[in-house]
RNA sequence: GCAGUGAGCCGGGUAAUCGCUGCCAUCGGUAACCUCUCCGCAAGGAGAGAAGUGCCGGUGGGAGAGGAAAGUCCGAACUCCAUAGGGCAGUGCGCCGGGUAACACCCGGGCGGGGCGACCCGACGGAAAGUGGCACAGAAAAUAUACCGCCCGCCUUUGCUCACGGCGUUCGUGUCGUGAGCGUCGGCGAGGUAAGGGUGAAAAGGUGGGGUAAGAGCCCACCGCGCGGCUGGUAACAGACGUGGCAGGCCAAACCCCGCAUGGAGCAAGACCAAAUAGGGAGACUGAUCGGACGGCCCGUCCGCGUCUCCGGGUAGGUUGCUGGAUCCCGCCAGUAAUGUCGGGACUAGAGGAAUGAUUGCCGCUGUCCGGUCCGCAAGGAUUGGGCGGCACAGAAUUCGGCUUACAGGCUCACUGCGGCA
RNA sequence: GGGCGGCUAGCUCAGUUGGGAGAGCGCCGCGUUCGCAACGCGGAGGUCGGGAGUUCGAGCCUCCUGCCGUCCACCA
Numbered sequence: 001g002c003a004g005u006g007a008g009c010c011g012g013g014u015a016a017u018c019g020c021u022g023c024c025a026u027c028g029g030u031a032a033c034c035u036c037u038c039c040g041c042a043a044g045g046a047g048a049g050a051a052g053u054g055c056c057g058g059u060g061g062g063a064g065a066g067g068a069a070a071g072u073c074c075g076a077a078c079u080c081c082a083u084a085g086g087g088c089a090g091u092g093c094g095c096c097g098g099g100u101a102a103c104a105c106c107c108g109g110g111c112g113g114g115g116c117g118a119c120c121c122g123a124c125g126g127a128a129a130g131u132g133g134c135a136c137a138g139a140a141a142a143u144a145u146a147c148c149g150c151c152c153g154c155c156u157u158u159g160c161u162c163a164c165g166g167c168g169u170u171c172g173u174g175u176c177g178u179g180a181g182c183g184u185c186g187g188c189g190a191g192g193u194a195a196g197g198g199u200g201a202a203a204a205g206g207u208g209g210g211g212u213a214a215g216a217g218c219c220c221a222c223c224g225c226g227c228g229g230c231u232g233g234u235a236a237c238a239g240a241c242g243u244g245g246c247a248g249g250c251c252a253a254a255c256c257c258c259g260c261a262u263g264g265a266g267c268a269a270g271a272c273c274a275a276a277u278a279g280g281g282a283g284a285c286u287g288a289u290c291g292g293a294c295g296g297c298c299c300g301u302c303c304g305c306g307u308c309u310c311c312g313g314g315u316a317g318g319u320u321g322c323u324g325g326a327u328c329c330c331g332c333c334a335g336u337a338a339u340g341u342c343g344g345g346a347c348u349a350g351a352g353g354a355a356u357g358a359u360u361g362c363c364g365c366u367g368u369c370c371g372g373u374c375c376g377c378a379a380g381g382a383u384u385g386g387g388c389g390g391c392a393c394a395g396a397a398u399u400c401g402g403c404u405u406a407c408a409g410g411c412u413c414a415c416u417g418c419g420g421c422a
Numbered sequence: 423g424g425g426c427g428g429c430u431a432g433c434u435c436a437g438u439u440g441g442g443a444g445a446g447c448g449c450c451g452c453g454u455u456c457g458c459a460a461c462g463c464g465g466a467g468g469u470c471g472g473g474a475g476u477u478c479g480a481g482c483c484u485c486c487u488g489c490c491g492u493c494c495a496c497c498a
Stems, first nucleotide, its partner, number of pairs: 001418010012363007020064002023061008032053002034049006066393001070404002073402005078266004085299004090262005095109005110124001111122004125257002130255002132251003147197002149193003152189004158183011205223006224246001225244004230239003270320004280311006290304004313497003327346005333340002364391012423494007432447004441478001449465005471487005
């Protein structure tokens, strides 16, 4: 210098003007609450006042989106249903240890896979509990089997060689028959074999040697695998040793088994106040052996004689829950780390059809066009001026802890590989 | 804000122990007719919303993501 890996952070800045939503202070107004007086038997009515609550307006001050506020995928807080109970079903998770309020998250480790490496990825229990699937192809898809091939035995075709015998002979040998051996064509065997071929995503340990009729863990060496104890480790697991010729492939994001966890609903939960309407109609149950809470079923508990469901009717108003919290920042200590204890500091949106913005100037980054200067033969490079643009993903809605997804551009630290120079 | 459901041909929809992508209407061509419709025969047309994963193999199973639809408050 180039290419990359991991971790963390920022994600336009600034000034002026004009706006938006809460909060605080202050001034003015109003008179609903309030205080006083009067009238009235009472209900209530009238008048006056203005410290407080409220309402209207003015002025000033201060605050006001995110790393994901998102998807709503997990886990909780909180609220109601019973103080959340038992069982089945269902659902989720699944190597080991730790962290945490909890988790499917995080940290560390193991194992497997990828990368030259820094490092990254992994839904990673059980297939010998059982059931099921493995299309097509292939002989065979899981109690193994045998299509081609190889080998053996028998029968048969045919060739060669040898031996014996008959016949012929020019004595060189020819021909026929029988037998044996070596081949060869074909057939048969409930024969052997699983090396090789072929099929497939997958073929019953792999490589090499010995061995054999041909072969084969049949035997041997190494690798892999199973089992046993030993050593190290909290454990997952690893290592070496001994032993067994090797055992039934893959799929559980198929049913399932094992272990653990799990009640349901969600702030439109829930509580309070106010206003208005028809507590109208239909259905279920007439059963205390019923119905409901109880949103899959059973039990159990509680409630009820009228309850529930649907249609219909009314209101679409206010207060609360509502933002100070497993909160954030800094430091010490413990711990490899996640994290935790302690100390100090900070207050940081709480709206409710929903605010957090707009315009202009300057600056920053960047794209494109035009031009200047320098280097270079050129391609091009460096620097600088001006014009026109652009500055992502995205918007709190009860609140937290996570995960996942989207994201222009930029910064910092650590590390890896290659190349160059000293 | 919260809870559910859906996406397969131009349209409406099927698609289950995961192995063939289908039906009706529509479209195109031929026949029939003087011509059209109807009818008969033949044919084309699909990233199964998108992307990953599991599996030998995914419309189907799992995860992430996009779009569309639907429901909810209070009172008696």
This is a predicted complex of two RNAs, RNase P RNA and transfer RNA, with 498 nucleotides together. Rfam match: Bacterial RNase P class A. By type it is a ribozyme. Its mean pLDDT, the model's own confidence on a scale to 100, is 79.